[in-house]
Context: one part of a larger RNA
RNA sequence: AGACGGGGACCCGCACAAGCGGUGGAGCAUGUGGUUUAAUUCGAUAUAUGUGAAGAACCUUACCUGGACUUGAUAUAGUAAGAAUAUUUAAGAGAUUAGAUAGUGUUUGUUUGUAGAAAUUUGUAUAUAGGUGCUGCAUGGCUGUCGUCAGCUCGUGUUGUGAGAUGUUGGGUUAAGUUUUGUAACGAGCGUAAUCCUCGUCGUUAGUUGUUAAUAGUUUGGUUGAGAAUUUUAACGAGACUGCCUACGUAAGUAGGAGGAAGGUGAGGAUGACGUUAAGUCAUUAUGGCCCUUAUGUCCAGGGCUACACACGUGCUACAAUGGGGUAUACAAAGAGCCGCAAUACAGUGAUGUGGAGCAAAUCUUAAAAAUACCUCCCAGUUCGGAUAGUAGUCUGCAACUCGACUACUUGAAGUUGGAAUCGCUAGUAAUCGUAGAUCAGCAAUGCUACGGUGAAUACGUUCCCGGGUCUUGUAUU
Numbered sequence: 001a002g003a004c005g006g007g008g009a010c011c012c013g014c015a016c017a018a019g020c021g022g023u024g025g026a027g028c029a030u031g032u033g034g035u036u037u038a039a040u041u042c043g044a045u046a047u048a049u050g051u052g053a054a055g056a057a058c059c060u061u062a063c064c065u066g067g068a069c070u071u072g073a074u075a076u077a078g079u080a081a082g083a084a085u086a087u088u089u090a091a092g093a094g095a096u097u098a099g100a101u102a103g104u105g106u107u108u109g110u111u112u113g114u115a116g117a118a119a120u121u122u123g124u125a126u127a128u129a130g131g132u133g134c135u136g137c138a139u140g141g142c143u144g145u146c147g148u149c150a151g152c153u154c155g156u157g158u159u160g161u162g163a164g165a166u167g168u169u170g171g172g173u174u175a176a177g178u179u180u181u182g183u184a185a186c187g188a189g190c191g192u193a194a195u196c197c198u199c200g201u202c203g204u205u206a207g208u209u210g211u212u213a214a215u216a217g218u219u220u221g222g223u224u225g226a227g228a229a230u231u232u233u234a235a236c237g238a239g240a241c242u243g244c245c246u247a248c249g250u251a252a253g254u255a256g257g258a259g260g261a262a263g264g265u266g267a268g269g270a271u272g273a274c275g276u277u278a279a280g281u282c283a284u285u286a287u288g289g290c291c292c293u294u295a296u297g298u299c300c301a302g303g304g305c306u307a308c309a310c311a312c313g314u315g316c317u318a319c320a321a322u323g324g325g326g327u328a329u330a331c332a333a334a335g336a337g338c339c340g341c342a343a344u345a346c347a348g349u350g351a352u353g354u355g356g357a358g359c360a361a362a363u364c365u366u367a368a369a370a371a372u373a374c375c376u377c378c379c380a381g382u383u384c385g386g387a388u389a390g391u392a393g394u395c396u397g398c399a400a401c402u403c404g405a406c407u408a409c410u411u412g413a414a415g416u417u418g419g420a421a422u423c424g425c426u427a428g429u430a431a432u433c434g435u436a437g438a439u440c441a442g443c444a445a446u447g448c449u450a451c452g453g454u455g456a457a458u459a460c461g462u463u464c465c466c467g468g469g470u471c472u473u474g475u476a477u478u
Stems, first nucleotide, its partner, number of pairs: 001478002003475003007472007015462002019425005026317008034308002042052002063303007072128001076127002078124005085102007106117004130292002133290003139286001141281003144277001146275001151190006157166003170181003196269004201238006211227002215225003241263001244257005319418001323377006335366003340359002345354003384415001389410007431454007
């Protein structure tokens, strides 16, 4: 100087407390361990486990079984032959093997023959290709975590024999090493804050595809003329600074008030200091070294990644009356759309089909549910719950057996609020209700990322649990 203490002081955080809703019990979905397997590809394990994977039927695919290839599926270079290309037959699970037919092009030189070049295919030779093989403890890059915690340092000076100290400590204050005051320190840098984006108020500009107050028609639909007010759209501005007032205070600031759409960081996001963990990733990619080279490379068919005594994580659906069922009826935002979204209409109980108006979109389409009104059920394993299973279908796709989603009828399991323990959340939040998108032929999505609708309770406080910061102290620690 650190580290540690079941030492001390001070402070903070959904850390506890106060509340609301869950997990742990059930069924299912999904991931992992384990077991099994020819294979159940690989990585991630306190900071993994709906993670890499924003889509495993084939492909993907790296795994297994079997069948094939060896300058190779792909790149550069020599040489020989044929234009390229298209169609097609036979064998085979296919890869592939053996043929047949059509086709003679483009361009440069040249009087026609013909010679060369480009592009492409095939044979052959060698340099070489190839490797999701190993090492993340050889690495770059990227990332998690402590932690959006308030810290981490430097120059000069001073001080100490020196390692070092000081500054960065003290009194206040702050979300903050934020700031003020004192001071052998004076300054500076990386962080904090501000800058950036979105939301909340107003103004200016603009008026279509959006809008409709006044006005005129109307098929009663802003539909048409018209309007530029409003809503809205999207660019530029204004606005909040403890600026004003009161109290306290040397000040910084704190408490309250006014005005204001907004008040003391207005709300949310992006932004992650020096470092820690030989943390993670050689399977995104790049890359040193090592290893394979008729195979650890490449092609193909089928299978596997979907197995199942069990254990754990994360979710969905429930156990009901603040509810289930039926009928009627209203209101969003943000997205996506041409190999696409698809309306009205018709057929079907339905998934869907027929058909194809409109739309490369403020124009057209996709397209709401909880809520509300009325009726019914009457506390039951039920008109709760929907697993499982049978049958019949729909759609995608060469192909739904292993192994897709959806529909109809029938079937109707566990489950009556969950032990020890444990998680999230402080406001448009929790809870609850639907909507969209990426990936994508289809889908295992109950996941993820966004969007809006309805909309709470509680915080006395910091004794205790957990984590962190500052100062100080002890030590058989470095």

The part of an RNA shown here (small-subunit ribosomal RNA, 3' major domain) has 478 nucleotides and comes from a metagenome.
The coordinates come from a structure-prediction model, not an experiment, and the mean pLDDT is 81.
The RNAcentral record of the full RNA draws on SILVA.
Rfam family: Bacterial small subunit ribosomal RNA.